[in-house]
Context: one part of a larger RNA
């Protein structure tokens, strides 16, 4: 820009595109059919795997340089105590959210159509024979469909539902200006999104982010004080103290302002 008014939401899928379509073992049928025996099925049903692949983070773990603790050296906070900085996050032990696999759940099921090699029926040319010349069947992990995803710029531009709209002034009758208007955008607060953009959640009629409050989770019993002890230390207060990205609440802070639009 188009899809012949302007929008929002939800969709169909012709033609097309992309993906997937894997495989093993065991049990029963059955030690049956077959076979002198050795051996040993077709078929049908069932169950476990392996590889590949999709999604997810409840569990098991990993990471987790914004959380907690222990600890060494040094330096600073005048000293003690308690802390800060630096030393690979100083080193070490754990760990929330998120992201993850080695973790969890799922997938390749079934059916149909036309066929290949091949197997056939009927059957002449060629009184026979012949699957083929006319005609008719069977037949594969392959082909088409079926399964998943994309997809109406599919210019053949599809469908459904809902919303809005035709007011005023001027005019040289071509239009111009003003107002209203479903909705949209800029801008702003952001994240279930993200390179940017886009998408999504919100913008005071508000829980969008921060703060605060409560909870959870993690760490593991803070500091101070008191007590026992010569002291190191230990005990009590104390399952304490602290606690990121998590959950819920709360307008305290910041979401101001503006434009387009038949």
């Nucleotide at each position: 820009c188009g899809u012949a008014g302007g929008a929002a939401u939800u969709u169909u899928g012709a033609a097309g595109g992309a993906g997937a379509u894997g495989u093993u073992u065991c049990c029963u049928u059955a030690g049956u059919a077959c076979g002198a025996g050795a051996g040993g099925a077709u078929u049908a049903g069932g169950a476990a795997g392996c590889a590949c692949u999709g999604a997810c983070c409840u569990c098991u773990g990993g990471u987790g340089u914004a959380c907690c603790g222990g600890u060494u050296g040094u330096u600073c906070c005048g000293c003690u105590a308690g802390g800060g900085g630096c030393a690979c996050c100083g080193c070490c032990g754990g760990g929330u959210a998120g992201c993850u696999a080695a973790g969890u759940c799922g997938g390749g099921a079934a059916a149909g159509g036309a066929u290949a090699a091949c197997c056939g029926c009927u059957g002449a040319a060629a009184g026979c024979a012949u699957c083929u010349a006319a005609g008719c069947g069977g037949g594969a992990a392959g082909c088409c469909c079926a399964c998943u995803c994309c997809a109406a710029g599919a210019u053949u531009a599809g469908a459904a539902u809902u919303c809005c709209a035709u007011g005023g002034a001027c005019u040289u009758a071509g239009g111009u200006c003003c107002g209203a208007g479903a909705g949209a955008g800029c801008c702003c607060a952001g994240a279930u999104a993200g390179a940017c953009u886009a998408u999504c959640u919100g913008g005071u009629u508000g829980a969008u982010a921060g703060g605060c409050c409560g909870g959870g989770u993690g760490u593991g019993u803070a500091a101070g004080c008191a007590g026992c002890g010569a002291a190191a230390u230990c005990u009590g207060u104390u399952c304490a103290g602290c606690u990121a990205a998590c959950c819920g609440g709360u307008a305290c802070u910041a979401a101001c302002g503006c434009u387009c639009g038949a």
Predicted 3D model of a 262-nucleotide part of an RNA (large-subunit ribosomal RNA, domain VI) from a marine sediment metagenome. It matches the Rfam family "Bacterial large subunit ribosomal RNA". Gene Ontology terms of the family: ribosome and structural constituent of ribosome.